[in-house]
Context: one part of a larger RNA
RNA sequence: CUCUCUCUAAGGAACUCGGCAAAAUGACCCCGUAACUUCGGGAGAAGGGGUGCCAAGUAACUAAAAUUGCUUGGUCGCAGUGACCAGGCCCUGGCGACUGUUUAUCAAAAACACAGGUCUCCGCAAAGUCGUAAGACAACAUAUGGGGGCUGACGCCUGCCCAGUGCCGGAAGGUUAAAGAAGUUGGUUAUUCACUUGUGGAGAAGCUGACGACUGAAGCCCCGGUGAACGGCGGCCGUAACUAUAACGGUCCUAAGGUAGCGAAAUUCCUUGUCGGGUAAGUUCCGACCCGCACGAAAGGCGUAACGAUCAGGGCACUGUCUCGGAGAGAGACUCG
Numbered sequence: 001c002u003c004u005c006u007c008u009a010a011g012g013a014a015c016u017c018g019g020c021a022a023a024a025u026g027a028c029c030c031c032g033u034a035a036c037u038u039c040g041g042g043a044g045a046a047g048g049g050g051u052g053c054c055a056a057g058u059a060a061c062u063a064a065a066a067u068u069g070c071u072u073g074g075u076c077g078c079a080g081u082g083a084c085c086a087g088g089c090c091c092u093g094g095c096g097a098c099u100g101u102u103u104a105u106c107a108a109a110a111a112c113a114c115a116g117g118u119c120u121c122c123g124c125a126a127a128g129u130c131g132u133a134a135g136a137c138a139a140c141a142u143a144u145g146g147g148g149g150c151u152g153a154c155g156c157c158u159g160c161c162c163a164g165u166g167c168c169g170g171a172a173g174g175u176u177a178a179a180g181a182a183g184u185u186g187g188u189u190a191u192u193c194a195c196u197u198g199u200g201g202a203g204a205a206g207c208u209g210a211c212g213a214c215u216g217a218a219g220c221c222c223c224g225g226u227g228a229a230c231g232g233c234g235g236c237c238g239u240a241a242c243u244a245u246a247a248c249g250g251u252c253c254u255a256a257g258g259u260a261g262c263g264a265a266a267u268u269c270c271u272u273g274u275c276g277g278g279u280a281a282g283u284u285c286c287g288a289c290c291c292g293c294a295c296g297a298a299a300g301g302c303g304u305a306a307c308g309a310u311c312a313g314g315g316c317a318c319u320g321u322c323u324c325g326g327a328g329a330g331a332g333a334c335u336c337g
Base pairs, nucleotide, nucleotide: 001332002331003330004329005328006327007326008325010323011322014321019318027051028050029049030048031047036041038153052075053074054073055072056071057070058069059068060067076080088316089315090314091313092312093311094310095308096307100112101111116151117150118149119148120147121146122145128137129136130135154303155302156301157300159233160232161231164230165229166226167225168224169223170222173221174220175219179215180214183211184210185209186208187207188206191202192201193200194199195198234252235251236250237249238248261295262292273289274288275287276286277285
């Protein structure tokens, strides 16, 4: 010097990103216990007091003993749950209701799940899933059931837009496949015509090709509906008897122009916004304001008791975290053997 411990004057978070680590609290009995609340909780809230041993009296239980209490008096120590073991607490806010689950091996969380809510598909040989199939699961179930999507206890609520996309419904019209097909046409040639007798022309039926009016379903176009479907939810100018601001008016555009609630927020760039609180001093924190770069209503909005090895701010207690070090114990390192 390193590791693991013990103690430390005065101070007591001045340390530090941050009280990280350590210290402190701790058992049992008694008293006492706030806001808030879903009336269950919060709560071991908080905050106090007691605890050994001896003697006497007394109560319960018992057949008796044992045991457990109560009262009074005495007595020892620095210290009586005499060692060990055994909550630190309070205030405020964010997020998630909660218990639970997760990155085996850097993340335990605000992520996942959840009960509850809602939409949608499915009538059973179900929908959906696996398999080429047989077949299997769903289910030895049957809509109070099963599958899928979103949201996520509870409370108060969940606004406007169906123009685009999707889904559902509709069938008049337009378009439209295979297939069918009137008709038109090519090839082949039984036959026939011509003549320079082996050439040329015409050519039925059959066979085989090409085109094809017309008939022809769903779909698409079309007509409606639908947002807890995918999604979206404006701009400019003027105006009140100080100024400022604009309840009000004009105009352009749109499918419709963001309602309630919340708001410098896990969202605010400018920004350490401004004001208030807390501090001697506060880029964090709490309460407001609203100019929301770029909140907003089941990719839910806003609240919320309880809960949390969650995150942020403050306080009490406590301490070697620190001022700022020091001393000691054990094990290493080191020296010698």
A computed fold for a 337-nucleotide part of an RNA from Micractinium sp. LBA 32, annotated as large-subunit ribosomal RNA, domain IV. Its Rfam family is "Bacterial large subunit ribosomal RNA". Gene Ontology terms of the family: ribosome and structural constituent of ribosome. The source organism's lineage runs through Eukaryota, Viridiplantae, Chlorophyta, core chlorophytes and Micractinium. It is recorded under the gene name rrn23.